[in-house]
Predicted 3D model of a 378-nucleotide RNA (Bacterial RNase P class A) from a Gammaproteobacteria bacterium. Rfam family: Bacterial RNase P class A. Rfam describes the family as follows. Ribonuclease P (RNase P) is a ubiquitous endoribonuclease, found in archaea, bacteria and eukarya as well as chloroplasts and mitochondria. The family's RNA type in Rfam is ribozyme. Of the family's consensus pairs, 91% are formed in the model.
RNA sequence: GAACGCGCGAGUGAGGAUCGCCAGCGGACCUGGAAACAGCGCUCGUUGGAGGAAAGUCCGAGCUCCACAGGGCAGGGUGCCGGGUAAUCCCCGGGCGGCGAAAGCCGAUGGAAAGUGCCACAGAAAGCAAACCGCCGAUGGCUUCCGCGAGGGAGCACAGGCAAGGGUGAAAGGGUGCGGUAAGAGCGCACCGGGCUUCCGGUAACGGAGGUCGCACGGAAAACCCCAUCCGGAGCAAGGCCAAGCAGGGACGAGGGGCGGCCCGCCCCACUAGAGUCCCGGGUAGGCUGCAUGAGGUCCGCAGCGAUGUGGGCCCUAGAGAAAUGAUUCUCCCCGGCCAUGUCGGGACAGAACUCGGCUUAUUCCGCGCGUCUUCCC
Numbered sequence: 001g002a003a004c005g006c007g008c009g010a011g012u013g014a015g016g017a018u019c020g021c022c023a024g025c026g027g028a029c030c031u032g033g034a035a036a037c038a039g040c041g042c043u044c045g046u047u048g049g050a051g052g053a054a055a056g057u058c059c060g061a062g063c064u065c066c067a068c069a070g071g072g073c074a075g076g077g078u079g080c081c082g083g084g085u086a087a088u089c090c091c092c093g094g095g096c097g098g099c100g101a102a103a104g105c106c107g108a109u110g111g112a113a114a115g116u117g118c119c120a121c122a123g124a125a126a127g128c129a130a131a132c133c134g135c136c137g138a139u140g141g142c143u144u145c146c147g148c149g150a151g152g153g154a155g156c157a158c159a160g161g162c163a164a165g166g167g168u169g170a171a172a173g174g175g176u177g178c179g180g181u182a183a184g185a186g187c188g189c190a191c192c193g194g195g196c197u198u199c200c201g202g203u204a205a206c207g208g209a210g211g212u213c214g215c216a217c218g219g220a221a222a223a224c225c226c227c228a229u230c231c232g233g234a235g236c237a238a239g240g241c242c243a244a245g246c247a248g249g250g251a252c253g254a255g256g257g258g259c260g261g262c263c264c265g266c267c268c269c270a271c272u273a274g275a276g277u278c279c280c281g282g283g284u285a286g287g288c289u290g291c292a293u294g295a296g297g298u299c300c301g302c303a304g305c306g307a308u309g310u311g312g313g314c315c316c317u318a319g320a321g322a323a324a325u326g327a328u329u330c331u332c333c334c335c336g337g338c339c340a341u342g343u344c345g346g347g348a349c350a351g352a353a354c355u356c357g358g359c360u361u362a363u364u365c366c367g368c369g370c371g372u373c374u375u376c377c378c
Stems, first nucleotide, its partner, number of pairs: 001376002003372007013332007021049007029041001030039003051349001055360002058358005063235004075231005080094005095109001096107004110226002115224002118219002132166002134162003139159002141156006174192006193215001194213008239289004248280005255269005296315008333347006
């Protein structure tokens, strides 16, 4: 160096030109108005305009409205220990178990001696064990041989003894070895493992040492369950404010309106079944708000192993209408192909909508830092 592991960074590569889109601000013009000013009007200038995941909506919160004496049941989440945090199924540190040569990674990781149920297939047997192949021939039985007899030898494997070995399985009632035995077996012993117990270390999970017990308690709680602990519901289409028209209610009410310079006249709507005028409440359309200064970011100091906390300085940067945030092109850059100093192709995943903190998933060319040393090269 390759390889492997961990952490972090940036992200349609950079710069320019032209034409656009959305929002804010400013100006000219147009329209309305006496003016102030207003406008789905038009135009110019200027400033700003997606992400590390904006995504999935999986957790936890803020905020808002509704509900709510207290207690219990049901239901749901979480689940080694300690810490962090607004909070968490998140993060940090530690313990235990597993994987790896190591760095390191992975683990829903409380209880199976409360109870109920389950353990497919295979297998003889899957839970208060069992015996298919096998081993044995101590005991009983049978056959046979020897012996006058008591009895002894050999054989069979019917009764029986065994669980060492084989086989099945994810899992077969501790493991290895020695002794022992007819064969075996914690049957005995040593070591390892395990249960109980005492002491010590640790906040704890847990660990260590001693004693004791031949070993009881198979697995699975991501089966019910038990234990501990937490949990109201709906969501920015939440909610708040203003408020046309139509309908409704109330008061006044005999006239009101059109043509017109005025009069006459004509027409329309009314005259208690009420024209018209004024007022009222709820509230639709619509408008405003909520709405971006927030558990905010960043740098430094201090405390802490760390997550994080704290003090100070600096920064403020989209926000809608579910709709904008773009397109074309030039030069250079990086990578790859080729008929190679040119040319062609490529430069991801993906798009805010009330806002945060996490997690997960998608992703190109990569870049930086730290670590390991089994193997290969120097």